[in-house]
Context: one part of a larger RNA
Order: sequence, then structure tokens, then C1' cells
RNA sequence: GCCGGCGACUUAUAGGCAGUGGCCUGGUUAAGGGAAAGAACCACCGGAGCCAUAGCGAAAGCGAGUCUUCCUAGGGCAAUUGUCACUGCUUAUGGACCCGAACCUGGGUGAUCUAUCCAUGACCAGGAUGAAGCUUGGGUGAAACUAAGUGGAGGUCCGAACCGACUGAUGUUGAAAAAUCAGCGGAUGAGUUGUGGUUAGGGGUGAAAUGCCACUCGAACCCAGAGCUAGCUGGUUCUCCCCGAAAUGCGUUGAGGCGCAGCAGUUGACUGGACUAUCUAGGGGUAAAGCACUGUUUCGGUGCGGGCCGCGAGAGCGGUACCAAAUCGAGGCAAACUCUGAAUACUGGAUAGGAUUUCCAAUAAUGGAAGUAAAGGUCAACCAGUGAGACAGUGGGGGAUAAGCUUCAUUGUCGAGAGGGAAACAGCCCAGAUCACCAGCUAAGGCCCCUAAAUGACCGCUAAGUGGUAAAGGAGGUAGGAGUGCAAAGACAGCCAGGAGGUUUGCCUAGAAGCAGCCAUCCUUGAAAGAGUGCGUAAUAGCUCACUGAUCAAGCGCUCUUGCGCCGAAGAUGAAUGGGACUAAGCGGUCUGCCGAAGCUGUGGGAUGUCAAAAUACAUCGGUAGGGGAGCGUUCCGCCUUAGGUAGAAGCACCAGCGUGAGCAGGUGUGGACGAAGCGGAAGCGAGAAUGUCGGC
Repeated sequence: GCCGGCGACUUAUAGGCAGUGGCCUGGUUAAGGGAAAGAACCACCGGAGCCAUAGCGAAAGCGAGUCUUCCUAGGGCAAUUGUCACUGCUUAUGGACCCGAACCUGGGUGAUCUAUCCAUGACCAGGAUGAAGCUUGGGUGAAACUAAGUGGAGGUCCGAACCGACUGAUGUUGAAAAAUCAGCGGAUGAGUUGUGGUUAGGGGUGAAAUGCCACUCGAACCCAGAGCUAGCUGGUUCUCCCCGAAAUGCGUUGAGGCGCAGCAGUUGACUGGACUAUCUAGGGGUAAAGCACUGUUUCGGUGCGGGCCGCGAGAGCGGUACCAAAUCGAGGCAAACUCUGAAUACUGGAUAGGAUUUCCAAUAAUGGAAGUAAAGGUCAACCAGUGAGACAGUGGGGGAUAAGCUUCAUUGUCGAGAGGGAAACAGCCCAGAUCACCAGCUAAGGCCCCUAAAUGACCGCUAAGUGGUAAAGGAGGUAGGAGUGCAAAGACAGCCAGGAGGUUUGCCUAGAAGCAGCCAUCCUUGAAAGAGUGCGUAAUAGCUCACUGAUCAAGCGCUCUUGCGCCGAAGAUGAAUGGGACUAAGCGGUCUGCCGAAGCUGUGGGAUGUCAAAAUACAUCGGUAGGGGAGCGUUCCGCCUUAGGUAGAAGCACCAGCGUGAGCAGGUGUGGACGAAGCGGAAGCGAGAAUGUCGGC
């Protein structure tokens, strides 16, 4: 891991509610007793007690009333009500659906491991160093001192056994639950070790690491309290039908738990409209807007007051391109400003629809009455889950007008929702799956091929593969629109020619001659020509422009604006139109078809609700948590006959049927002795999951 067994809402006693039943001249017994004819059980006896029959008040008490009270006012509570069983649901108390702690407490067992200690024994190859002391010599008055020898000290040195464990490798389902190999430390000492003994868990022992106390140590192990407790995790076993949530508010030693409310289900009562469209009546202070208030704010005018300057002995006077109150004019801003003020939303009213059916009157229109479904509302009883929400649109707060961010309000979807579209894609768009069909119509979205349907029609745009990512900014891209100027008295562009004189204007300057700079910027000739647009020179010169003529020949400039494009545009494996491919099969507009879903329709079947049933009609039948209803099956028991059974039971295997399903009948083989159906009863009553448990492989 697989297969097969086992494996989780039980039971007792009380309370509540519902259903069913008995009695209701109210109901009912509890303990206990219980003869005949032997036991047990029942019948029966037992009315003690309980519920009910009247309430109100703290009570005295009064009583269909009573309490409060001065009250005859007002207000509160009453003005009524069965009971006993059984079954189901639920609550409480017990282990209370099942498995699961770490712990705590009590009583015991351990020092054959290990820590310290005690008693008694044992062990330490070999080599090196050479303390004290002693001897002899030297030395001295005697010593000290000194030399040589002798001697053999030491938590001395090197190094086996022995004890240890610093490094590396191997090993890591090992040879081994700590080892092996190669090196390493101590090795006469605080040394090592044998045997016997001591100290015990709220404790011992510890050259101290929270170390060790039998592979167990921040408190050993065994048994018991004990099924400790677990607001936590996991698991919780057959079927079909109906309904169907929540992730919010308040409180909480509360925040992943609870309580109450909200939202579900079931049962009952009541109500008469719910909903949609249009019209209408309301209140409001939001969006917007505004500056009349409260604040804020820029400029200008007048300028209180102040600063600075001047005059003066002072009082004071004068000035000021400084600051500036207040006021006036112009222009702004505001969630906690408002002289104003919507759309929506909310509340009320009217009209219409509000299926359909029946009856009456009437029939041209219509009116009245009755009743009902779906859907709505209110109340009551019983009884759940939820109280981690997610994204999207809109209106806000926080943040950075960041986040698949966070927090409110409101709507939707997902959650609990399948189907079609968005390539794929809980939360987007369309649309809500009772079942069947090789039928039809549509929605969103699509119609060249992959791929169902237009290589559809018409009018434009785009040339960038833009389409098929992005900004400020940039540009004779291109197609339109508007305005304005010039133009056959010839524009624009090109080409030919002129572009002069006073004058090198004046100043300045070394020079300044149109062209370093400053001032001025006139006059003449003329078709036109600046006291000069740029290049250039040391300064001149030279080239050129403005301006004019000729030639040519019909449009040419400038400004604003719209559509679609261009650049701006750099990322890490190769690759973001879904791909192929496309110049439309791209973009904008108009039009007609078609495709396209579990939507709608058609045909047939089933179920639920209501019309009592049937028939028929109408509506409905996605669904997690959860509620309700109806069933199938297993084991055992009772009744019915004990059906059937060696002419073959149960079980097992295969075959082929029926039922909406759980399941149920049949046949053949095997098997070799038990065992259905029907009506009831009782449960150790249904397995795929629990790192479940036992067995097999």
C1' cells in the first nucleotide's frame, strides 16, 4: 500500500413541546402488599402525594377581581383550567457522538547502568631527568659557601598495557539505537579497576553539564484517581422527495469561543393585498453651486495704527517705492461654512395590470358578488445553522486619489450555481440545470481555417502588422472641418537682371567703410534698393538677403481644430492577437441574414403544492450549513400457518430481468442443513476516509 473483519449521537432520571391513545359524574397512583394451586409475572389492593378546579398582593387580607393610591382617576396582573401513559424532537444531570494530550495527586518498585561515599583486594612494559639528604675534597676560629661523588624525590618527562575521547574519514534502512579506521590526551596519580555495601523522586548524587539516578530526567518507573479535562484537530457508515441560510448588530478576561437579536425550517392563527408602470403630495440639506455667515486667500483703491527719516528746547510738524487694521472693487477655497439647491432614495395617495374559475344583471362597452393558486405581511409555538466571508460596480475614510491593500455604505455574483461567452480563468457578460429526445427559436458572443455560422452588402478611415500594452513631449504622416491673407492688374517656388547716390551718416575707435558698440535712422534718383538680413575682412573688398523688373504659369501661404496613424518604447530559458494566418479576416458608421446555452418552445414521462380524493387546471421541482417528509435493508423476538427444505436450505460464483433509489424476485452451478413472505416489536442496525484498529498478502 491493497483486501477482509471491527469501528462513533447511546442509556437512565427529570422538564418543555408535538403526535397517538385511555379516562374526563376531573385525571393518576408511588413505596409497599399481592390469597387460591409451587415459583415468577400479571390481575387486584394501596388515593400518601401530584396536576387541575381563581386570582391579586411582600403580607395581613380581599376575591371575579385585586394591588398601588386621598381617589370612584390612571396604571400593573388577572377575569381561567383537563389529566395519565406511550412514541418522537429537544433541554438538564451524568464519560453523554467517537478517538487523542501535555500535566496534577496517591501508593509502591528501582543505585546489577550511572553519581558520591564506605569496606576489602588488584593493576601500572620499558626508557629519561636527577630534588633533599649523606660521603669525601676545598674553605673557615667555627660556620656559611663550594666541587666531585653517592642518593633516588616529583599531581616530573618520553612511551605500551590500562583509562580517556581533540581532529578527519567511513558508517547514517549501520557490523553497531554512538561503532570502525588513521592520527590524539593522561599514563605513581585529585590514577585505574574487581567484589561487597550506602544515599530514592516535593528525593538522591553532582571537581556544576540541569549532568546522572537501568537506551527514560527542568523532576525516574509501575499501578491507581481516570473514560482527568481539551472553547482544539481529525473522523462520524443506506435511499428518494420538499424548503433552504449566515459570515451582520450589541455584550463578553471577548476576539478562530459563547449569549441575545437578525436571517432558515416545521406547525398553527390572522391579514388583504404584495409587486410593476405612470401620475401625484411630502420632508430633507447630499451632488452641484455660492461667498450672505464662520474661517481661509491673491491683487488693486482709500489708508486707522505702527516702523524709519528730517526739523524742533519741547509740545509738535513734515516726509516715506516700509508693515498694515477697517472698508470698497476684482478673483478663489472648505468633511466638521451655507443666501441657495437637484437627480436618486424614502413615506403617503390615485389609476391600470394583478392569472383563472363560478354566479347575477346586462350585452355595444361594462358593473356587482363569491372563491382560490403562486407571491407578500404580522403574530405565536417548537427547533437549527451562522456570527473567518470573497471579488466586481457605485459613493466615501485610511494609504501615495499605491496594492489581488485596509475599513464603511449600497447593489450584484460567488459562497451554496451547473450551462454558453471571456483561448485557459470561484467573484466579469448572458442565463438559474425535474427527466428523456439524432426537433425548433433566441441571449451574451460570434460567422477565412483550426471551429457551428457571411471569404455578406454599402459609405469612409488606417499602411503603422497600427490592430495585437503605456505618458509627458516631438514631427511638412494622412483624411476632413473652420478662419484669414496673396493671386490672370500674374500670386507661391525656380531661373535671368537690378539691389544705387548723398555716405566711410554721426559718435566711439589704432581701425569701425550697412554688418564690435552707442545715438539717430533722413533726403535724392528711381520699377526697386534698409543709414541694412546673414556670411566675410585688420579695416576695406567680396558673396548674399530684404525690395523691384522680366520669364513662367494657376493656385499659394498662415492660424485653429477633428479622425486614424508615427517616434518616445530596454530584462533576464523561447513565446502575451489562443494559433494559422490577415491589408482585411483591422478601425468607424449603416443594413440584412445566419450560428449560438441545461434560457424559451415542441413531444412524452415523473414528482411537489392547492382545488377533500380521482380527473383536470395552474404554479413549482440548482443547492452547502441546516430543517422537514417518505422509504429500503441487517440481526434478534412475537403472532400467523411455522410456507419451504437431502427430489437439496443458508452462503458463494456466473447469467439474465424488475424498480425513481436504497434494493427486490428468477435461472444455472457450487454447497451440504437450515430457513423465507406477511403483520408487529426490540436494536451492539448500514463504512471509504479517523498519521483508525486487528488479521492476511